[in-house]
RNA sequence: GUGUCCGUAGCUCAGGGGAUAGAGCGUUCGCCUCCGGAGCGAAAGGCCGCGCGUUCGAUUCGCGCCGGACACA
Numbered sequence: 001g002u003g004u005c006c007g008u009a010g011c012u013c014a015g016g017g018g019a020u021a022g023a024g025c026g027u028u029c030g031c032c033u034c035c036g037g038a039g040c041g042a043a044a045g046g047c048c049g050c051g052c053g054u055u056c057g058a059u060u061c062g063c064g065c066c067g068g069a070c071a072c073a
Stems, first nucleotide, its partner, number of pairs: 001072007010025004018056001027043005049065005
């Protein structure tokens, strides 16, 4: 440099046009316990990498850029 794939919560990921964007782990609070762990319940935490476009409507589709992984050179 070329090609493919990926970028969504603190971490690992799901969601592939319309719903209030979800799960697990983690964090905080409560219950339980002599205390802790485990278990149970609840809460906080995102405007979906950035921009432009298509569309009545974009996290989702297209293009460009940025970042990452792999392959080829």
About this RNA
Predicted 3D model of a 73-nucleotide RNA (transfer RNA) from a Defluviitaleaceae bacterium. The prediction has a mean pLDDT of 80.